[in-house]
RNA sequence: CUCCGAAAAGUGCAAAUCCGGGGCAAUCCGGAGACGCAGAGUCACAGCUCCCUGAGAGGGAUGGCCGGGCCACCGAA
Numbered sequence: 001c002u003c004c005g006a007a008a009a010g011u012g013c014a015a016a017u018c019c020g021g022g023g024c025a026a027u028c029c030g031g032a033g034a035c036g037c038a039g040a041g042u043c044a045c046a047g048c049u050c051c052c053u054g055a056g057a058g059g060g061a062u063g064g065c066c067g068g069g070c071c072a073c074c075g076a077a
């Protein structure tokens, strides 16, 4: 350094739900709240799923669904 993910330590994030706000919607933002998470950090490239559109095409959402890229704390086997 790479792979890997045991024990700790130091950090970090924040499910459901409730309140307020944005959006046609999916859903997003803020506060409260913690189910959990070594990447529950980031990216919508490729899928799944969801929303809009009469259908298709197209557009949007979703990274805490999955693959993959990039970055990253600690250090046993």
Stems, first nucleotide, its partner, number of pairs: 004075002012037002017032006035064001041070003045067001047065001049061004
Molecule: c-di-GMP-I riboswitch aptamer
Organism: Geomobilimonas luticola